The RNA shown here (Fluoride riboswitch aptamer (crcB RNA motif)) has 62 nucleotides and comes from a Bacillota bacterium. The source organism's lineage runs through Bacteria, Bacillati and Bacillota. It was read from a public genome assembly, where an Rfam model found it.

[in-house]
RNA sequence: AGAAACACGGGUGAUGGAUCUCACCGAUAACCACCUAAGAGGUUGAUGGCUCCUGUGAGAGA
Numbered sequence: 001a002g003a004a005a006c007a008c009g010g011g012u013g014a015u016g017g018a019u020c021u022c023a024c025c026g027a028u029a030a031c032c033a034c035c036u037a038a039g040a041g042g043u044u045g046a047u048g049g050c051u052c053c054u055g056u057g058a059g060a061g062a
Stems, first nucleotide, its partner, number of pairs: 010025004016053003020049002033043003
């Protein structure tokens, strides 16, 4: 310097996928939105954050 083998390289952040990045948790955990009379009913957003894609909603034009 190169090669091979073994082990680790996990999960989560209110509904999908991916890159990057941040935070949290260690399976007994992190996490599981808000308003309300907390029963009923109602509101925003597919992101933790940026961007792209998919889906959805609103307005306008062809």